[in-house]
Molecule: Glycine riboswitch aptamer
Organism: Gammaproteobacteria bacterium
């Protein structure tokens, strides 16, 4: 002094699947009940994978949660900052 890698925030993109029936107050929209579906909050599990002797874990698998016009949320990615770590 630079790549890299990690947190955090801001900003851009971001999928999927009933405007579902009934029923009661309704103004949005709540409650309660009846299916049918989604997985890319989050949680769990583990055979993928990974390390060593038992752990760890995924975009995989459950769907408890959450979601199914729009809106919001959204795993992940791109960019910018700050801060920590840093091989050269």
């Nucleotide at each position: 002094u630079c790549a890299g890698g990690g947190u955090u925030a801001g900003u851009g993109g971001g999928a999927g699947a009933g405007a579902g029936c009934c029923a009661g107050a309704u103004a949005a929209u709540c409650u309660g009940g009846c299916c049918g579906c989604c997985g890319a909050a989050g949680g769990c599990g583990c055979a993928a994978c990974c390390g060593c002797c038992c752990g760890g874990a995924a975009u995989c698998g459950c769907u408890c949660a959450g979601g199914c016009a729009a809106a919001a949320g959204g795993a992940c990615c791109g960019c910018u900052a700050a801060c920590c770590u840093g091989g050269g």